[in-house]
Predicted 3D model of a 348-nucleotide part of an RNA (small-subunit ribosomal RNA, central domain) from an uncultured bacterium. RNAcentral holds the full RNA, with entries from ENA and SILVA.
Context: one part of a larger RNA
RNA sequence: CUGGGCGUAAAGCGCGCGUAGGCGGACUAUUAAGUCAGAUGUGAAAUCCCAAGGCUCAACCUUGGAACUGCAUUUGAAACUGGUAGUCUAGAGAUCAGGAGAGGUUGGCGGAAUACCGAGUGUAGAGGUGAAAUUCGUAGAUAUUCGGUGGAACACCAGUGGCGAAGGCGGCCAACUGGACUGAUACUGACGCUGAGGCGCGAAAGUGUGGGGAGCAAACAGGAUUAGAUACCCUGGUAGUCCACACCGUAAACGAUGAUUGCUAGUUGUUGGCAGAUUUAUCUGUCAGUGACGCAGCUAACGCAUUAAGCAAUCCGCCUGGGGAGUACGGUCGCAAGAUUAAAACUC
Numbered sequence: 001c002u003g004g005g006c007g008u009a010a011a012g013c014g015c016g017c018g019u020a021g022g023c024g025g026a027c028u029a030u031u032a033a034g035u036c037a038g039a040u041g042u043g044a045a046a047u048c049c050c051a052a053g054g055c056u057c058a059a060c061c062u063u064g065g066a067a068c069u070g071c072a073u074u075u076g077a078a079a080c081u082g083g084u085a086g087u088c089u090a091g092a093g094a095u096c097a098g099g100a101g102a103g104g105u106u107g108g109c110g111g112a113a114u115a116c117c118g119a120g121u122g123u124a125g126a127g128g129u130g131a132a133a134u135u136c137g138u139a140g141a142u143a144u145u146c147g148g149u150g151g152a153a154c155a156c157c158a159g160u161g162g163c164g165a166a167g168g169c170g171g172c173c174a175a176c177u178g179g180a181c182u183g184a185u186a187c188u189g190a191c192g193c194u195g196a197g198g199c200g201c202g203a204a205a206g207u208g209u210g211g212g213g214a215g216c217a218a219a220c221a222g223g224a225u226u227a228g229a230u231a232c233c234c235u236g237g238u239a240g241u242c243c244a245c246a247c248c249g250u251a252a253a254c255g256a257u258g259a260u261u262g263c264u265a266g267u268u269g270u271u272g273g274c275a276g277a278u279u280u281a282u283c284u285g286u287c288a289g290u291g292a293c294g295c296a297g298c299u300a301a302c303g304c305a306u307u308a309a310g311c312a313a314u315c316c317g318c319c320u321g322g323g324g325a326g327u328a329c330g331g332u333c334g335c336a337a338g339a340u341u342a343a344a345a346c347u348c
Base pairs, nucleotide, nucleotide: 004319005318006317007302008301012316014201015200016199017198021194022193023192025088026087027086028085029084030083031082033081034080035077036076037075038074039073040072041071042070049065050064051063052062053061054060091191092188093187094185095184096183097182098181103177104176105175106174107173108172109171110154115149116148117147118146119145120144121143125136126135162169163168206247207246208245209244210243211242215241216240220236221235222234223233258315259314260313261312262311263310266293267292268291269290270289271288272287273286274285275284276283277282278281297304298303321348322347323346330341331340332339333338
């Protein structure tokens, strides 16, 4: 290489857009590159194979044949793939009409709560724990009432509910804006799928500059616990958490399950549409999503099962014993932290 695989054994890139490439719907005509058939030439000799012969046999040698699965030229075939021309509408898109949604960005507004500040009432404790102490408080705390400031997050609704490619998204209002779904259609006419490189997005933490800073809280300090306690518990507390701009580019980035298409029993919930029926709040049908169970089938088993891990097709990515090691070196990227690409010796 062939072959075998990738939910949990090694293995699906975190996700998208898309270049090259690969693959690609129905019909007609044509072409003859692939494909198939015939012929001709060539395919050195030796070797291999077959037959006969020569050394007493054999190895070996000699002669003949076949073969050399290839290449070129030429004559044909036209189903399939490709090319060309034309046509089509089932894929894809488009138009119109609807309703759903924490989809995104920006701005404004709101109430509850925590904290702090001012004032009133009021007096000796408060806080915290398994128990305590550090801590706060007679310079008036805790509690309670009123007023104010500021930051962050949005209880209930809330739901194996919704939206988004993924990361993710939840108070209310407005503006701008992306996508999906349903119904209808007299439009375009294969415009499609995948996608090496490439480009973009990408939680948290972290980084740079400038703001902001209520609560929480790495580091740090103290109090406890303990044999010790660089912890768990408590009192404090700085980065950070928040905003703007710019980096980082990683996660158990998980459904540990790549994308697309077709096919293959059902039952039952739920979300958003549509149509019909009627007993007017239900039923039936249908499309798209999201759950539970379950047949065939699959699986080593667990389990999966029309949202497949079933049956097939196309394209991409990835795996090849454990450790060494996702490390070293080199390259690329980054301000850094580091990321990415990625071995070997040795060892079992």